[in-house]
Context: one part of a larger RNA
This record gives sequence, structure tokens and C1' cells, in this order.
RNA sequence: CUGGGCGAAAGCGUGCGUAGGUGGUUUGUUAAGUUGGAUGUGAAAUACCCGGGCUUAACCUGGGAACUGCAUACAAUACUGGCAAACUAGAGUCGUGUAGAGGAAAGUGGAAUUUCCGGUGUAGCGGUGAAAUGCGUAGAUAUCGGAAGGAACACCAGUGGCGAAGGCGGCUUUCUGGACACAGACUGACACUGAGGCACGAAAGCGUGGGUAGCAAACAGGAUUAGAUACCCUGGUAGUCCACGCAGUAAACGAUGAGAACUAGAUGUUGGGAGGCUUAGACCUCUUAGUAUCGAAGCUAACGCGUUAAGUUCUCCGCCUGGGGAGUACGGCCGCAAGGCUAAAACUC
Repeated sequence: CUGGGCGAAAGCGUGCGUAGGUGGUUUGUUAAGUUGGAUGUGAAAUACCCGGGCUUAACCUGGGAACUGCAUACAAUACUGGCAAACUAGAGUCGUGUAGAGGAAAGUGGAAUUUCCGGUGUAGCGGUGAAAUGCGUAGAUAUCGGAAGGAACACCAGUGGCGAAGGCGGCUUUCUGGACACAGACUGACACUGAGGCACGAAAGCGUGGGUAGCAAACAGGAUUAGAUACCCUGGUAGUCCACGCAGUAAACGAUGAGAACUAGAUGUUGGGAGGCUUAGACCUCUUAGUAUCGAAGCUAACGCGUUAAGUUCUCCGCCUGGGGAGUACGGCCGCAAGGCUAAAACUC
């Protein structure tokens, strides 16, 4: 390499998309791939088969077959390709609706915490396993009224919804992406995947400027302890928040790439459509797009998966090849840095 695999070592975090690869139905044409026999060539030696020569053998030697290839012309036309024409089952467009924490911006609301001001009021409060540090007679805690400010949105709330993923939850408005259902009409393969590339990408982190209520790395103190650079307690700064820019990683997980076809069922649930029933609703049946649990066949080492497959197949991409060394060194590219991406070997078991 072939092969075998990727829920174990192995699916890129996710999408868009270039090249490339692959590609629906029918007819005609072409004959590039494909197929057929023919001709030429495929040196000799070696290797193979049948013989011959050295006493055998190695060795030498005659003949044959083979050299599975290449070229040329001819022929075949099922499949693949090219060209032409047509089609509608893939894909898309138009119409009417539906659901939704999908995204961005602006505005706005109440509860709560904290702080400040004022009233009442007096000796404790707080905290723990128990304490202490801490706060409090300069009047705390508690309670009532007022004010400020930041952050998060109880109930609704749901193995509910939306989004490609990350993720998204008070309310209102504006702008905006996608999905689904129904009924037709239209375009006519316009499709799938996707090396490079581009974009998005939790948290933490970085830069500049703001903001800072609560929480809280670092840090300080009090405890605990043999010690305690911890767990517990009292404080507390970055940060958490906003704007713009960078970074580009996660157990970025369903640890399961995308698309398509086929293959028993059962029970929920969300969004549509149709029918039945009903005064209406509830309810029942069918259908369609999601989503969850169980399960036949099948698969799997087992666990389990099971029409949302890890079943049976097809197309394309990515990735794996014993453990450690190591996702490290070196080099390169990227980054302000932190570091990221790419990525070995010696040695060792």
C1' cells in the first nucleotide's frame, strides 16, 4: 500500500463554499472509457514446461509456452462519459397561514441584595461542628419611610420550544434569519459532499475606555490540623457587566461527520392539516414536521443501538494503527501576550 476500522485508538466545535469526487427519468447521436477477434510489436538471457550434454548436481544447451503490456485499423453499444432534445419524483421559486428564550438595537418594569439619609428602638449582631477574626453605645442587628446604583429576571417552566454549533428566558417597539403546514402554479437536475479558503464559535484570558450592587481567583485575617500555602468563617482585588478590538480553545458530548434510499410495532409530547363526535370544549381517528421512552428483525466483544440506527446499502469529506516519551521538542504559520495550529525522534515497557 492493500485491507480493517472511528459510542473503545480514531468524526474537524459548527457552518458557508472553491477546486475535485459523485449524481434523477426518457429518446437520439457519438464511440472517449468498456468489450471482441485481427495485425504489428513485446531483444536476448533469467523464471516455467518438454528434451539433450558434462559419471550426477550446480552449470551449459535445443525447442515450446509465456511475456497478462503497448500501438494500429475494424467491429459491438448494455453500462459510464461527451453532445442534442425532452420530462418531473431531487432541488428551488411564488401564495396563504402557524409556532417559537432564533439574532440585533432601543426603551421600560417589579421583587431582592447592598449602600446612603431620616424615624422607632437598645445591647447585642453575625458566624460555626464548636469558635474566633469581623460589625456595634460615635447607637449596630431588627423594623418603618425615602433615595441611589448595578446585576439577574421568581411563578409561568415542561425528558416544552428555537438555533448550524457555541447558545438563547421579565415586558414593549423597530429591524431581521430560518423552520413547518396547506393548496395549486412555475423553473427544469439548477443536486450531494467538500481538500484548501472564509465566517461564526461557552468560559477563562488580553488591549483601550467606562461601570462595579451582589458574587468572587489572588491576597489578608480567624479557625481546623502533627502541619493546613486547603476544605469552614470574616473581609477582599482582578474578573464577572457595557462598548470596540484580539484570542480560537472545552467532557465545544449524542464522547455517534454530512446527504440519500430501504427495513415490525407500542406509548407519550410539541407545531400544523383533514375527518368524526359535541351546543361548544374535552375526546377519537388519519396525516405531516420535530422530540422522548420502550422494543421485532438485524447489528454489537459486551454494554447497548434499534425508522432520530450503532440495521441493510450508496456518494463525498475528516480521522485511527500498542502504552509511555508527547499533543512534547525542533522548524514554520498565527497572536500584544498567554498561547494556538501543524508535528516528530531517541529511549523505554